[in-house]
Molecule: small-subunit ribosomal RNA
Organism: uncultured prokaryote
RNA sequence: AUUGAACGCUGGCGGCAUGCCUAAUACAUGCAAGUCGAACGGUAACAGGCUGAACUUGGUGCUGACGAGUGGCGGACGGGUGAGUAAUGCUUAGGAAUCUACCUAGUAGUGGGGGACAACCCGAGGAAACUCGGGCUAAUACCGCAUACGCUCUACGGAGGAAAGCGGGGGAUCUUCGGACUUCGCGCUAUUGGAUGAGCCUAAGUCGGAUUAGCUUGUUGGUGAGGUAAAAGCUCACCAAGGCGACGAUCCGUAGCUGGUCUGAGAGGACGAUCAGCCACACUGGGACUGAGACACGGCCCAGACUCCUACGGGAGGCAGCAGUGGGGAAUAUUGGACAAUGGGGGCAACCCUGAUCCAGCAAUGCCGCGUGUGUGAAGAAGGCCUGCGGGUUGUAAAGCACUUUCAGUAGAGAAGAAAAGCCUGGGGUUAAUACCUCCGGGUCUUGACGUAACCUACAGAAGAAGCUCCGGCUAACUCCGUGCCAGCAGCCGCGGUAAUACGGAGGGAGCGAGCGUUAAUCGGAAUUACUGGGCGUAAAGCGCGCGUAGGCGGCUUUGUAAGUCGGAUGUGAAAGCCCCGGGCUUAACCUGGGAAUGGCAUUCGAUACUGUCAGACUAGAGUAUGGGAGAGGGAAGUGGAAUUUCUAGUGUAGCGGUGAAAUGCGUAGAUAUUAGAAGGAACACCAGUGGCGAAGGCGGCUUCCUGGCCCAUUACUGACGCUCAGGCUCGAAAGCGUGGGGAGCGAACAGGAUUAGAUCCCCUGGUAGUCCACGCCGUAAACGAUGAGAACUAGAUGUUGGGAGGAUUUUGCCUCUCAGUGUCGCAGCUAACGCAAUAAGUUCUCCGCCUGGGGAGUACGGCCGCAAGGCUAAAACUCAAAGGAAUUGACGGGGGCCCGCACAAGCGGUGGAGCAUGUGGUUUAAUUCGAUGCAACGCGAAGAACCUUACCUGCCCUUGACAUCCUCGGAAUCCUUCAGAGAUGAGGGAGUGCCUUCGGGAACCGAGUGACAGGUGCUGCAUGGCUGUCGUCAGCUCGUGUCGUGAGAUGUUGGGUUAAGUCCCGCAACGAGCGCAACCCCUGUCCUUAGUUGCCAGCGCGUAAUGGCGGGAACUCUAAGGAGACUGCCGGUGACAAACCGGAGGAAGGUGGGGAUGACGUCAAGUCAUCAUGGCCCUUAUGGGCUGGGCUACACACGUGCUACAAUGGGCAGUACAGAGGGUCGCGACCCCGCGAGGGUGAGCUAAUCCCACAAAGCUGUUCUUAGUCCGGAUUGCAGUCUGCAACUCGACUGCAUGAAGUUGGAAUCGCUAGUAAUCGUAGAUCAGCACUGCUACGGUGAAUACGUUCCCGGGCCUUGUACACACCGCCCGUCACACCAUGGGAGUGGGUUGCAAAAGAAGUGGCUAGUCUAACCUUCGGGAGGACGGUCACCACUUUGUGAUUCAUGACUGGGGUGAAGUCGUAACAAGGUAGCC
Repeated sequence: AUUGAACGCUGGCGGCAUGCCUAAUACAUGCAAGUCGAACGGUAACAGGCUGAACUUGGUGCUGACGAGUGGCGGACGGGUGAGUAAUGCUUAGGAAUCUACCUAGUAGUGGGGGACAACCCGAGGAAACUCGGGCUAAUACCGCAUACGCUCUACGGAGGAAAGCGGGGGAUCUUCGGACUUCGCGCUAUUGGAUGAGCCUAAGUCGGAUUAGCUUGUUGGUGAGGUAAAAGCUCACCAAGGCGACGAUCCGUAGCUGGUCUGAGAGGACGAUCAGCCACACUGGGACUGAGACACGGCCCAGACUCCUACGGGAGGCAGCAGUGGGGAAUAUUGGACAAUGGGGGCAACCCUGAUCCAGCAAUGCCGCGUGUGUGAAGAAGGCCUGCGGGUUGUAAAGCACUUUCAGUAGAGAAGAAAAGCCUGGGGUUAAUACCUCCGGGUCUUGACGUAACCUACAGAAGAAGCUCCGGCUAACUCCGUGCCAGCAGCCGCGGUAAUACGGAGGGAGCGAGCGUUAAUCGGAAUUACUGGGCGUAAAGCGCGCGUAGGCGGCUUUGUAAGUCGGAUGUGAAAGCCCCGGGCUUAACCUGGGAAUGGCAUUCGAUACUGUCAGACUAGAGUAUGGGAGAGGGAAGUGGAAUUUCUAGUGUAGCGGUGAAAUGCGUAGAUAUUAGAAGGAACACCAGUGGCGAAGGCGGCUUCCUGGCCCAUUACUGACGCUCAGGCUCGAAAGCGUGGGGAGCGAACAGGAUUAGAUCCCCUGGUAGUCCACGCCGUAAACGAUGAGAACUAGAUGUUGGGAGGAUUUUGCCUCUCAGUGUCGCAGCUAACGCAAUAAGUUCUCCGCCUGGGGAGUACGGCCGCAAGGCUAAAACUCAAAGGAAUUGACGGGGGCCCGCACAAGCGGUGGAGCAUGUGGUUUAAUUCGAUGCAACGCGAAGAACCUUACCUGCCCUUGACAUCCUCGGAAUCCUUCAGAGAUGAGGGAGUGCCUUCGGGAACCGAGUGACAGGUGCUGCAUGGCUGUCGUCAGCUCGUGUCGUGAGAUGUUGGGUUAAGUCCCGCAACGAGCGCAACCCCUGUCCUUAGUUGCCAGCGCGUAAUGGCGGGAACUCUAAGGAGACUGCCGGUGACAAACCGGAGGAAGGUGGGGAUGACGUCAAGUCAUCAUGGCCCUUAUGGGCUGGGCUACACACGUGCUACAAUGGGCAGUACAGAGGGUCGCGACCCCGCGAGGGUGAGCUAAUCCCACAAAGCUGUUCUUAGUCCGGAUUGCAGUCUGCAACUCGACUGCAUGAAGUUGGAAUCGCUAGUAAUCGUAGAUCAGCACUGCUACGGUGAAUACGUUCCCGGGCCUUGUACACACCGCCCGUCACACCAUGGGAGUGGGUUGCAAAAGAAGUGGCUAGUCUAACCUUCGGGAGGACGGUCACCACUUUGUGAUUCAUGACUGGGGUGAAGUCGUAACAAGGUAGCC
């Protein structure tokens, strides 16, 4: 785009079309083929006339007419359907051996006789259908005779063969008054033409299957006979053995064919409704009759199935005609009107018949047209929806106002479709004729189903008339709510797991519109079967290789021919349709006139370039000869040495062998090792080479024999002999098979030993087939260059092998050219890219093979081959939306290279063992609130849980609330106090009445009430902001422009050096830039300047037992401001004249001086909704709020982080020295007094360089302890106290006395640290009423050891490589087993369909034969004959039956594999070197 469509929702009108695609299923009822009295005998019914003495149910064919019958014509057309048919069909073009009623033209006739049978009457049988017997009768029925130009047959002499009358009219003549006669018309007979129709033949075209390859006996041909309208094996007899087939016979499946229809740019593809041509069929099968025509839709006979009637004896029927019914189905109409028109049959005609046809009805089934209103109208109404709450949108839409009236409605008016025929009349023709008939003209009279139509007019009123689908992308159109991987959507991708533009609803929007969607189907897009117009190295695809048949293709030249080819003409190519130009319906659809076109076929006339063909010539292709050459080319025979093994003998002694390490194994019966000898088999080191040969597989010691191919050079010869190759045939690695040999080594299977969770593997020790030979099979490989063969052309460079020519050279070596091979690189070109590139995957030609998404499957079935294994050929169901190629960026690797880090190593000290502290898990509990969970949770949030905190639990209470804003009422607020209660709370008492004011009231506060609302540590960190951790203070992460690439991307950023560093230098299709690094900032280390109080005190002075205590000082320390200093700056060396590195000098400090702050792009859906903020959801007398008590502190256990120890580098005691940095007014708190002590009393000083906390400790000196569960260690427990606090029971800290547990240095494993570091020692602070000096954060004191180095472990950076990974190795992924479902193969069989062969059977019928019976016309010699009918019989044959095959479909216990499934089981085969490289 389309449809004979169907379904869902909806539906106003008209025009024109179309309407059982399924059950060729069965059919009730009505109609669809009759007509003619001008062929005939006649008169059953109707009407009229006449008639009967009357009544009359009478008579009369007299007239109009006419039932039934005889006869004629028509029922072979028209109408329906598509079952069958792959050719007896159709289409196109031809042909000769034919028929043709009616029609038409011509010729010649139409004479004269005869006998019957229906109807009718009588009788009989039957339920009926119908039948039988007897009798009468007519014809255009039937039969002779006569005639015969033309006709047929012919032995060419001849012979044979027709007819029918009827009607209208009439002047003479005749008449038996019927007519004869004549004329016209219609008929009839014979025949010749035409036209029309039909039959037959030929060629070409006409679906799929080769998993159908052979078919055929009347088959192919001939002769003869028969037969037909006609040619012919059409039929029969005989003879011959042919005919068809790879250009697809036969068989199977499917199918009516065509003009055309739909689609497409076309070529094509699909289809064959309506309309038209042809064919076939008419319940199924068979058969003939009649006829011009049938083997006959509404005829006959028979058989069968079915239905109906029946008196059971018999009968009837055929809607695939029009309507209609049942059934089937997703689905397809009225039991309508009319012959008015067009056409058909009959008839002289009038007329009759006509479900053909014309109309109407039903159906949005399709196409076309029209309408459902138009203009105006902003308060941008109401309502709806959304909202950022401002508004936006629906929306000029509505309402309102002003108009119009198509269509529908009502009323009126109203063409065309109608032409004729008949009757009257004028003229022409015919005729003897003014009749009759016929033609033309005039007049008259009528004829319409549709139709209440078309068209026109009037009337009224916006009045009666809009839906459907969609809105994630493709694809035009977006928001809210509901739902929560549910419900559902979906054409493909896909959407839905709590913020869904994708589901459902709503608002809005988009599209089309009396329709809109969906489904089904066809073509297109699809160059996705490629003729036009594709491919085959790696995506699917080159046969393993060759030889060669058919076929296809084929060098140069001449002549002929004209098959192909090209041109002209003629015929045909039906009409309709498509297209063009016109015309008619108001337009269109539709109808109609003309034209064009119809690519084709046929005939004919030309052309001759090319192809073909006949004939002749040529040598460039191909081949032959001659002379040389190389070679693992092939076959056979012989022969050689090295090595392995075995055997024999010697020497010799305890091991050998093997592995990652071992063991099995061998060896004291003497191995391994070594020496000598022997045997046997297999393979041939070095040479050896991207060297050679061969068609491929493949070929390797040496010699001989036989033999194939190739290359070069030279001349001569043949003269296209060529190329390719479906089928066919040969060769064809390894493994395997058969027979017979052989067997050293190696070595499937197998055995043992190891390894392992297991180990039917990898490794080891053995070892059989096999490997070898001969003969015969097999016929496959990743048989690969994954690249078919042949030919030609198209830049170069450089190796190498074999020849040849030339040049140079004393010779080898060398140079140039050339032919044939074999490699590497490379231009153009090609390619998706990789790559190929004269050995093409470039540009062309010829031929062959092969491909068409993945899986199923190279499988099943069938066939062929094979001894078998198996091979060749080769599907489908089902299933998926991918599978695949090349390249890119990452990530990863039990890949590689380079480098770094307390990463390892070297060291020091710990943890893991004990006790305790603390956190977590688990368990328990009413609750043990919540969060954090590898590194990067676990002394974490928590810088401080007795109440509070507190979020948890129990119980008791409150409900506008503890807190915020607004409203109303009352009261100042506030303070003191009593009682009840566990308290919250409740009930009271008292004091107090303030500030501003325009006098109304107001501000703040308190209480009560009402509702808006508050409140939530409730959920979601996977909706979020913010903050944080981590990789990682690792050196990286990017951009602009340019360039390269089809592109993803690359380059830059890689490379050579160097650095802590993408730090810097050099190079470079890159040049620059940004975020990171570094530096700038802070602290600290040296110095200087300035300033000296609360700090300092050298010098001067005073004072003290002593102290900067005091006067003074400003030097020093220090304080805190500012500066200086360090930059590889200098020297030497190395390096590339670089960057830089190494060493040195100077310097307080040297190569980043040390420390801190500082954390790129990003990763982990990392952490946090319980800091805070916040979307959504949830609760609202509770998930909110208050209070009491309890819990977070539990305790069989497990883990993390710590403290204290286990002691002598120590513990105790005594004495004694030296910091830094902090904190302090709800505070630090001195001195003094009391207490053993914690502490208490008192309260000086201090808002701090001033006073206080505050004695630093380790250290040093001295003394004691002497290796022990101790004078170590301090847990635990008892008693007595102190302090804080409302309160120390659960559950605080501290003190004193007493008690004195485990623990004697810690398994596997594991952590920190590189210098003022580790280790060790104390000090301070935050939080805080109290509670930590075992946590955290700071501070100082004392103060080490070690680093060879980068192999290994971990983490990281850069480059490279492989990849089947991309959620990125915690990846991907394979197979068995188990379960469920699906389709399929096999299967003892079973049941259908179709069909072959061999038989049986034989209705009706036709043909042959027959004289049993009967017999009008004709003949007769009257006896009969001819002819016919019936009967009998033979042949053919339908239904049917039997046997045996083939084929196909369905089904089948059981069984085989396959596919698909949610998180099953077992392993881990593949992808990285996938942990044994993988694959065939």